[in-house]
Context: one part of a larger RNA
RNA sequence: UGACGGGGGCUCACACAAGCGGUGGGGUACGUGGUUUAAUUCGAAACAACGCGCAGAACCUUACCCGGGUUUGACAUCGUGAGGAACGCCUCCGAAAGGAGGAAGUGCCCUUUGGGAACCUCGUGACAGGUGUUGCAUGGCUGUCGUCAGCUCGUGUCGUGAGAUGUACGGUUAAGUCCGGUAACGAGCGAAACCCCUAUCCUUAGUUGCCAGCGGGUAAUGCCGGGGACUCUAGGGAGACUGCCGCGUAAGCAGGAGGAAGGUGGGGGUGACGUCAAGUCCUCAUGGCCCUUAUGCCCGGGGCUACACACGUGCUACAAUGGCGGGGACAGAGGGAAGCGAAGCCGCGAGGUGGAGCAAAUCCCACAAACCCCGUCCCAGUCCGGAUUGUAGGCUGCAAUUCGCCUGCAUGAAGUCGGAAUCGCUAGUAAUCGCGGGUCAGCUACACCGCGGUGAAUAUGUUCCUGAGCCUUGUACA
Numbered sequence: 001u002g003a004c005g006g007g008g009g010c011u012c013a014c015a016c017a018a019g020c021g022g023u024g025g026g027g028u029a030c031g032u033g034g035u036u037u038a039a040u041u042c043g044a045a046a047c048a049a050c051g052c053g054c055a056g057a058a059c060c061u062u063a064c065c066c067g068g069g070u071u072u073g074a075c076a077u078c079g080u081g082a083g084g085a086a087c088g089c090c091u092c093c094g095a096a097a098g099g100a101g102g103a104a105g106u107g108c109c110c111u112u113u114g115g116g117a118a119c120c121u122c123g124u125g126a127c128a129g130g131u132g133u134u135g136c137a138u139g140g141c142u143g144u145c146g147u148c149a150g151c152u153c154g155u156g157u158c159g160u161g162a163g164a165u166g167u168a169c170g171g172u173u174a175a176g177u178c179c180g181g182u183a184a185c186g187a188g189c190g191a192a193a194c195c196c197c198u199a200u201c202c203u204u205a206g207u208u209g210c211c212a213g214c215g216g217g218u219a220a221u222g223c224c225g226g227g228g229a230c231u232c233u234a235g236g237g238a239g240a241c242u243g244c245c246g247c248g249u250a251a252g253c254a255g256g257a258g259g260a261a262g263g264u265g266g267g268g269g270u271g272a273c274g275u276c277a278a279g280u281c282c283u284c285a286u287g288g289c290c291c292u293u294a295u296g297c298c299c300g301g302g303g304c305u306a307c308a309c310a311c312g313u314g315c316u317a318c319a320a321u322g323g324c325g326g327g328g329a330c331a332g333a334g335g336g337a338a339g340c341g342a343a344g345c346c347g348c349g350a351g352g353u354g355g356a357g358c359a360a361a362u363c364c365c366a367c368a369a370a371c372c373c374c375g376u377c378c379c380a381g382u383c384c385g386g387a388u389u390g391u392a393g394g395c396u397g398c399a400a401u402u403c404g405c406c407u408g409c410a411u412g413a414a415g416u417c418g419g420a421a422u423c424g425c426u427a428g429u430a431a432u433c434g435c436g437g438g439u440c441a442g443c444u445a446c447a448c449c450g451c452g453g454u455g456a457a458u459a460u461g462u463u464c465c466u467g468a469g470c471c472u473u474g475u476a477c478a
Stems, first nucleotide, its partner, number of pairs: 001478002003475003007472007015462002019425005026316008034307002042053002064302007073127001077126008089102005108116003129291002132289003138285002140280003143276001145274001150189006156165003169180003195268004200238007210227002214225003241262001244256002246253002318418001322377007334365003339358002344353003384415001389410007431454007
């Protein structure tokens, strides 16, 4: 100087408390451990591994296993010898990769009828190739402490020196934020601000959006003429700054006024010096080491989907604030051309047919659901719950047996609110309800990333648990 303390002081945080809803019990999905296996590819390991890499494992992917093949190679560059343009087609063998054979057939350039360029085959040489190893050799990227308020420097001063001071103290703040004071005076990286979305208004613009007033038309609809008022769209601007009132020396604080918004308005992006030899050599890049008729490459099939069990994260339930049947209403944000696919028709349905319209404020996906009204069930393992199984179908795809999703009928298991323990959340939040997107032929999506609808309770407080910051103290630790 740090680090640490079941030392102290001050302060903060869904850290506790106050509340609401869960997990832990059931079923199931997914991930992991274990076990099994020819293989169940590999990585991730307290927080910070375990719906993680994987934003799509039937083949492919695929790295694993078995088998069949191959050796200048699936791919790159440069040679070299010989032959042929190349691509494509047919037959046989084969599971395919591929192998054997056949037919046809020449283009471009120079043209000295031979050669050249590109490409192919056979041979040969340099080399290719490796998801082989080392993340403790590395770059890059990332997690974490933590959006915590810290981390430093120049000059000066003090100290023999390590170092200190500045950065301590008194206030204040979300903040090393600012003020006062001061052997310090300044500065930098962080904090804040600058950026985006959102909340109000003005203005410009008025189609594909809108329809108040006017006219026309219909069974009905902005449907038509028209209009720019309104909503909206998307450019520009205004607005919030403790500016005003009160308290305070100041920083600032509490309340109030005005205001759509008030003290960082709400949300996002943005992550200091560093820590964990944290993670990744399976994105990529890269040093060393290793393989080179194989640890490279191609193909078929299998496996990554196994199953006594254990854990984690979800989904769905155990019901009446509910289930079921009928009727009625209201979003936002997205996606669409090898695409989205309307109306109509067929089917109980999944779906089929059909093909209008739409590179989309125009058309389509697309009926939002919870909600409201009416009816029914009457507390039961039930008209709760839907696992499991049988059967009949549909869709994608070369192909759904291992191993896809969906529909109809039948079957109806466990489960009656969950031990010890444990998680999230302070407001348009929790809870609850549906909708969309990426990946994607299809889908094991209940995941992930977004979007809106309905919409709470509680916070007396900082004694305690956890983590963190500043000051101080002890230390035999570095």
This is a predicted structure of a 478-nucleotide part of an RNA (small-subunit ribosomal RNA, 3' major domain) from a metagenome. The prediction has a mean pLDDT of 85.